[in-house]
The RNA shown here (transfer RNA) has 61 nucleotides and comes from Chrysochloris asiatica. Its Rfam family is "tRNA". By type it is a transfer RNA. The coordinates come from a structure-prediction model, not an experiment, and the mean pLDDT is 85.

Order: sequence, then C1' cells, then structure tokens
RNA sequence: CAGAGCUCAGUGGUACAGCAUUUGACUGCAGAUCAAGAGGUUCCCAGUUCAAAUCUGGGUG
Repeated sequence: CAGAGCUCAGUGGUACAGCAUUUGACUGCAGAUCAAGAGGUUCCCAGUUCAAAUCUGGGUG
C1' cells in the first nucleotide's frame, strides 16, 4: 500500500472522478465531439461504536 475492467479521491454518517464499456445524437461508414446509463456490501477475520472504506488487533499478498 490493497476499493468498479484499469488508474484512483474520500480523517466515523450507506463511496468520487478520469479512462474503458453500453445506448442515443452527429457522420455515407468510422473516429472525434456531445448527452444519458450501467458497473464497487472498499483484500480476509475479529474488536470498538447507535453507525467503520475510515479507529484498534491479527492474518494474506
């Protein structure tokens, strides 16, 4: 350090963005561009707490 297919934001109140992807518009076709959508029980187990991605302990890589 570990989160969406990839790269990642998030100092306790049901997770953000870019790229990719899907649909539509545009185009003779495609690309680019524009609009909309889908996609993550946050590495695993336990603890604290009304509530854990977030704090604590252990484990795995």
Lineage of the source: Eukaryota > Craniata > Euteleostomi > Afrotheria > Chrysochloris.